[in-house]
The prediction has a mean pLDDT of 80. The RNA shown here (transfer RNA) has 72 nucleotides and comes from a Pseudomonadota bacterium. Rfam family: tRNA. Gene Ontology term of the family: triplet codon-amino acid adaptor activity. The RNAcentral record of the sequence draws on ENA. Lineage of the source: Bacteria > Pseudomonadati > Pseudomonadota.

RNA sequence: GGGCUUGUAGCUCAGCAGCAGAGCGGUCGCCUUUUAAGCGAAGGUGCACGGGUUCAAAUCCUGUCAGGCCCA
Numbered sequence: 001g002g003g004c005u006u007g008u009a010g011c012u013c014a015g016c017a018g019c020a021g022a023g024c025g026g027u028c029g030c031c032u033u034u035u036a037a038g039c040g041a042a043g044g045u046g047c048a049c050g051g052g053u054u055c056a057a058a059u060c061c062u063g064u065c066a067g068g069c070c071c072a
Base pairs, nucleotide, nucleotide: 001071002070003069004068005067006066007065010024011023012022013021018055027041028040029039030038048064049063050062051061052060
């Protein structure tokens, strides 16, 4: 330098055009003498960044950035 691939919540991941979700973690409550376990609830400045297509983009196209693999 070229090709492929990944980037979504604190962590691990799903979702691949039509309301952004799960598990774990954290917070609060219930239970318990207490802790743990169990049950319930609320919350989360979350789709790497910019541009484009579309009525509508996390999803499609494009550029950039970062990680991984391969080639040179």